[in-house]
RNA sequence: GAGCGGUUAGCUCAGUUGGUUAGAGCACUUGCUUGACAUGCAAGGGGUCGGUGGUUCAAAUCCACUACCGCUCACCA
Numbered sequence: 001g002a003g004c005g006g007u008u009a010g011c012u013c014a015g016u017u018g019g020u021u022a023g024a025g026c027a028c029u030u031g032c033u034u035g036a037c038a039u040g041c042a043a044g045g046g047g048u049c050g051g052u053g054g055u056u057c058a059a060a061u062c063c064a065c066u067a068c069c070g071c072u073c074a075c076c077a
Base pairs, nucleotide, nucleotide: 001073002072003071004070005069006068007067010026011025012024013023019057028044029043030042031041032040050066051065052064053063054062
């Protein structure tokens, strides 16, 4: 330098042919349960969907550019 894959909640990840409220598990907070802890139960908080621009009535989803991570190839030594 080229190609491919990935980036969504604190962590690990879903998200169908664009469709109007973006989700799960774990973690966190509160309450119940206990003598106390753990477990369990209930409720709740938390997200510019990497960034910018574009297409569209409507974008996490499509397009362009760009940043970062991983893999492969090439080049140099």
The RNA shown here (transfer RNA) has 77 nucleotides and comes from a Spirochaetaceae bacterium. Model confidence (mean pLDDT): 81 of 100. It was read from a public genome assembly.